[in-house]
RNA sequence: AAGGCGGAAACCGGGAGACGCUGGCGUCGUUCAGGGCCGAAGGAGCAACCGCCCCGGUAAACUCUCAGGCAAAAAGACCGUUUCCGCGAC
Numbered sequence: 001a002a003g004g005c006g007g008a009a010a011c012c013g014g015g016a017g018a019c020g021c022u023g024g025c026g027u028c029g030u031u032c033a034g035g036g037c038c039g040a041a042g043g044a045g046c047a048a049c050c051g052c053c054c055c056g057g058u059a060a061a062c063u064c065u066c067a068g069g070c071a072a073a074a075a076g077a078c079c080g081u082u083u084c085c086g087c088g089a090c
Base pairs, nucleotide, nucleotide: 004087005086006085007084008083009082010081011080013079014078019035021034022033023032024031025029036070037069038068042066043064044063045062049057050056051055
């Protein structure tokens, strides 16, 4: 130095699901109420396993739906490309 690994950022790149539900309002809204639903922002929970074994640590795309969402838009886990930093590495 390289493949590679980890982290961060950018792209107007890809990216699912579920009521354009019903009713109210003097004001028609990023509004109020009512139920129905979705899981892939975020959040929370648990196994094996481990420990100093009472108990604790610890995972998800699993589970829960607090939050968020249910035409479009926005958002969107994850993936792709590029760049930067660190390791690889004396």
Molecule: Glycine riboswitch aptamer
Organism: Paracoccus endophyticus